Context: one part of a larger RNA
């Protein structure tokens, strides 16, 4: 070199389990709610089963019996019509008393003495006698009927009870009798309001230098943007979601800020008067681009801010959008020619469905017409997630599952090296003096690849994560041992630079701790790197399932780089490597 045996476990991003963390799917279960949208249940109210009396209050029909006041005027005149008499021992008329209304004048009725008259017709008013008789108003009383209401009674529906009888024999169930007890209520039909996470179905956008927060979504200007057009980003700057009946149309006429001069208060600036004056004003509002031969300021008339259209163009995935000479009608203005279909111009917006409103020679379920519908013309959407999922919607999951993803985060490597160590250069001041012994403002220049970061390149059909413990291995920007320069090196002791990786580099107390802080030794207690070395080598204090407690936050399920107790680390070594050995 071949070929073994025995160990070790650093590697074969080892074996196992289509990652459980993250994210992502118009997925999925459960669970909450003051998300939605139903619902079962309760609650109440009609009904029906469900009948009978009384009594209240209410409303309306009849009948009665009453009630009625401007002013003038004897006085509380309701309206109209008849009317010249009517009432009166069945007791006028006056007087006392009492009640009712009341505008305090009186009217009306009871009850009492009284014993023969009283009242119209005459005056006075718009209307004349409650003298008398009829109808009829307005507001009281009352008496019948109807009705709604409340409130109570009954007993016959219905319901309960009974140790009692009977079918019926073991029966406490069901029927029937009997007593008793509530009672038209309760129970229970239907229908309606209402309340209803007790229950069920859903929903709970999207972009995003990993999701969450956070901020944006649809439209105008500008830059970006590479001198045609277009062109991205959580690039950088504003804006809009209207305004105006004139700020529109037309003739016609004027020039603007702004400065210099002069002038009464009057001033830096008000209004005047003279000058200069290409534009720096102005144009409703952002910017931009345009404008003074006007689109800016003004005055007259007005209503084209019109109706049917439109060769042709730009832009464009579509749908949409924008420009547009001409033609016909009718008009406005202007001697005319001519202009005008809104506004200097670009922002000021909403498809489709659904419904409403005007109109209309259309349709018109045998037919006439009517509901309805069609056409034209117009209204209802911060449908703001603005090509608008629906009339109509929020959370939690650490009990949690599925299907992807290394398209996308957490560890680790890779880049990168802002940040971070480290080292040159410069030399402005410190160091008594003296830039550089020792330091070194303000800068510039590089290496490293041990922090924090950026990016998301392998890995999510798994690359186990911190400290410890075992074993280490390398690097030098050297902790100590060595050798040197330089000192603001007298000598010991330093500081400072340079060469040097042989060989060293400590035990304990607190903490899961790295770290650190303390304490004792030492010549020194180096500083990194190996997948912050090391889990198929060990632990398992931390962190980071499930259970539970506290503080916080939430309405609540629940969360929390807040605390806190508790909590399954599996793998017989096949090849590499390395240790030891052993035959050829």
């Nucleotide at each position: 070199c071949c070929c073994g045996c025995g160990g070790u476990u650093a590697g074969a991003c080892g074996g196992a389990a289509a990652g459980a963390c993250c994210c992502c799917g118009u997925g999925a279960a459960c669970c909450u709610u003051u998300a939605c949208u139903g619902u079962a249940g309760g609650c109440a109210g009609a009904u029906a089963u469900u009948g009978g009396g009384c009594u209240g209050a209410g409303u309306u029909a009849u009948g009665u019996u009453u009630u009625g006041u401007g002013u003038a005027g004897g006085a509380u005149a309701g309206g109209u019509g008849g009317g010249a008499g009517a009432c009166u021992u069945u007791g006028a008329u006056c007087c006392c008393g009492g009640c009712a209304c009341g505008c305090c004048a009186g009217u009306g009725u009871c009850g009492g003495g009284u014993u023969a008259g009283u009242c119209g017709u005459c005056c006075u008013u718009g209307a004349a006698a409650u003298a008398c008789c009829a109808c009829c108003c307005u507001g009281a009383g009352u008496a019948u009927g109807a009705u709604u209401u409340a409130g109570u009674u009954c007993u016959a529906a219905c319901u309960c009870u009974g140790a009692c009888c009977c079918u019926u024999g073991a029966a406490u169930c069901a029927g029937g009798g009997c007593a008793g007890a509530g009672g038209a209520c309760a129970g229970u039909u239907u229908c309606u309001g209402u309340u209803g996470g007790g229950c069920a179905g859903u929903u709970u956008g999207a972009c995003u230098g990993g999701g969450g927060c956070g901020g944006u979504c649809u439209c105008c200007u500008c830059c970006c943007a590479a001198a045609g057009a277009g062109u991205a980003a959580c690039g950088g700057a504003g804006g809009a979601g209207u305004u105006c009946a004139a700020a529109g149309g037309u003739a016609c006429a004027c020039u603007c800020a702004g400065c210099c001069u002069g002038g009464u208060u009057g001033g830096c600036a008000a209004u005047c008067a003279g000058g200069c004056g290409u534009c720096g004003a102005g144009c409703g509002c952002a910017a931009a681009g345009g404008u003074a031969g006007a689109a800016g300021u003004g005055u007259g008339c007005u209503u084209a801010a019109c109706u049917g259209c439109g060769a042709g163009a730009g832009a464009u995935a579509u749908a949409a959008c924008u420009c547009g000479a001409g033609c016909a009608g009718a008009u406005a203005c202007g001697a005319a020619a001519g202009u005008a279909g809104g506004a200097c111009u670009u922002a000021g917006u909403g498809a489709u469905c659904c419904g409403g409103u005007g109109g209309u020679u259309c349709c018109g379920a045998a037919u006439g017409g009517a509901a309805g519908g069609g056409c034209c013309a117009u209204c209802g959407c911060u449908c703001a997630u603005c090509a608008g999922a629906u009339a109509a919607a929020a959370g939690g999951u650490a009990c949690u599952c599925c299907g992807g993803g290394g398209a996308u985060a957490a560890c680790a490597g890779g880049c990168u090296u802002a940040u971070c160590g480290c080292a040159u250069c410069c030399g402005a001041g410190c160091g008594u003096c003296c830039a550089u012994a020792g330091c070194g403002g303000c800068g510039a220049u590089g290496c490293g690849g041990u922090u924090u970061g950026g990016c998301a390149c392998c890995u999510c059909g798994a690359u186990g994560u911190c400290g410890g413990c075992u074993c280490a291995u390398c690097a030098c920007a050297u902790c100590c041992u060595g050798g040197g320069g330089g000192u603001g090196a007298a000598g010991a002791a330093g500081c400072u630079c340079c060469c040097a990786a042989g060989g060293g580099u400590u035990u304990g107390g607190c903490u899961g701790u790295u770290c650190g802080c303390c304490a004792a030794u030492g010549a020194a207690a180096g500083u990194g790197g190996u997948a912050c070395g090391u889990g198929a080598g060990c632990u398992g204090g931390g962190u980071u399932c499930a259970g539970a407690c506290c503080g916080u936050c939430g309405u609540g399920a629940g969360a929390c780089a807040g605390g806190u107790c508790g909590g399954u680390c599996c793998c017989u070594a096949u090849c590499u490597g390395c240790c030891g050995u052993g035959g050829g």
Description:
RNAcentral holds the full RNA, with entries from ENA. This is a predicted structure of a 584-nucleotide part of an RNA (large-subunit ribosomal RNA, domain V) from Mariniblastus sp. Model confidence (mean pLDDT): 83 of 100.